[in-house]
RNA sequence: UGUGACAAAGGCAAACUAGCUGAAAAGCUGGGACGCAAAGCUAAAGGAUCCUAAGAUUGGGAUAGCCUGGCUACCGAAA
Numbered sequence: 001u002g003u004g005a006c007a008a009a010g011g012c013a014a015a016c017u018a019g020c021u022g023a024a025a026a027g028c029u030g031g032g033a034c035g036c037a038a039a040g041c042u043a044a045a046g047g048a049u050c051c052u053a054a055g056a057u058u059g060g061g062a063u064a065g066c067c068u069g070g071c072u073a074c075c076g077a078a079a
Stems, first nucleotide, its partner, number of pairs: 003076002011036002016031006034065001040071003045068003048063005
């Protein structure tokens, strides 16, 4: 550089659930583990999906655990 072992250390945490926030999608914290080798960051990168009170429509919001791209990164065998 590359790669992800029926290995080790460490990490994250779906559904569901309690509390809180929001108009909603959804989010945060605790419990909980279906899974994850980037399930770390990026939605002011492209697409996709979802919501849309107020506002007035080439608008606003959500998802990075939907795909692709970008940035960064722990550990360690085989090759």
This is a predicted structure of a 79-nucleotide RNA (c-di-GMP-I-GGC riboswitch aptamer). The prediction has a mean pLDDT of 83.